[in-house]
Molecule: c-di-GMP-I riboswitch aptamer
Organism: Paenibacillus sp.
C1' cells in the first nucleotide's frame, strides 16, 4: 500500500412526522426533526415494488400499461473516512 474485517477516534447522512413547494399520482425539493445507517455517498444497468396522467379497451364499474418513481428493497458498478483484534 492492497484485500478482508469492524474496535477506536474525528466526522457524515437523516426514517416517521410537521411546514412550505413541485407533480395527475407515486414521489421529489427546502426547513425543522431523529428511526436508524460502515457507505443510508453516487449511478435507474438487472430484478422487485409503488403510481397510472396521456393512450387503448369497456357492460362506463373499471382493466391494461411506464415514457413517471423508489439507491433507506435487493443485486451490480463506481468513489470514499479510521486502522485495533
Nucleotide at each position: 500500500g492492497c484485500u478482508g474485517c469492524g474496535a477506536u477516534a474525528c466526522a457524515g447522512c437523516a426514517a416517521a412526522c410537521c411546514u412550505g413547494u413541485u407533480g395527475a399520482a407515486a414521489a421529489g425539493c427546502a426547513g425543522g426533526g431523529a428511526c436508524g445507517c460502515a457507505a443510508a455517498g453516487c449511478c435507474a444497468u438487472g430484478g422487485g415494488c409503488c403510481u397510472a396522467a396521456a393512450g387503448a379497451c369497456g357492460u362506463c364499474a373499471g382493466u391494461c400499461a411506464a415514457u413517471g418513481g423508489u439507491u433507506g428493497c435487493c443485486a451490480g458498478g463506481u468513489u470514499g473516512c479510521c486502522g485495533a483484534a